Source information: Predicted 3D model of a 75-nucleotide RNA (transfer RNA) from a Candidatus Peribacteria bacterium. It matches the Rfam family "tRNA". Gene Ontology term of the family: triplet codon-amino acid adaptor activity. The organism belongs to Candidatus Peribacteria, within Bacteria. The same sequence occurs in records of 6 taxa. The coordinates come from a structure-prediction model, not an experiment, and the mean pLDDT is 82.
[in-house]
């Protein structure tokens, strides 16, 4: 260099092109309990950038980044 996959809260991970982008650890309140945990209620935080296509885009298209994988090169 070439070709595949993959990029969503701190962590893992969903979402026919259409809704307020959902849940589970974790966090952060608050019940409870002498104090904790555990259990129950409730909160906060997320679509890697940029362009493109569409009435609409986390989903499609392209180009970039990062990560992963294979190939080639490379005495």
């Nucleotide at each position: 260099g070439c070709c595949c996959c993959a990029g969503u809260a701190g962590g893992c991970u969903a979402a026919c092109g259409g809704a307020u982008a959902g849940a589970c650890c974790g966090c952060c309140g608050g019940c409870c309990u002498c104090c904790g945990a555990a259990g129950c209620c409730g909160g906060a935080g997320a679509c890697g950038c940029a362009g493109g296509u569409u009435c609409a885009a986390u989903u499609c298209c392209u180009g970039c980044c990062u990560g992963g994988g294979g190939c080639a090169c490379c005495a």